[in-house]
Molecule: transfer RNA
Organism: Psychromonas sp. MB-3u-54
RNA sequence: GGCUAAAUAGCUCAGCUGGUUAGAGCACAUCACUCAUAAUGAUGGGGUCCCAAGUUCAACUCUUGGUUUAGCCA
Numbered sequence: 001g002g003c004u005a006a007a008u009a010g011c012u013c014a015g016c017u018g019g020u021u022a023g024a025g026c027a028c029a030u031c032a033c034u035c036a037u038a039a040u041g042a043u044g045g046g047g048u049c050c051c052a053a054g055u056u057c058a059a060c061u062c063u064u065g066g067u068u069u070a071g072c073c074a
Stems, first nucleotide, its partner, number of pairs: 001073007010026004019057001028044005050066005
């Protein structure tokens, strides 16, 4: 330098044929339980869906460009 894949909550990851409100587990906070802790249960907080532009009535999802990461080739 070229090609391919990926980027969504603090971490690891889902997200269907574009459809109006974005989810899970773990973690975190509060409460219950306990002499206490752990475990367990309940409730809750937490999101620029990498960035920009475009298409569309409507974009995490499609198109284009860019950034970053990983792999392959040279």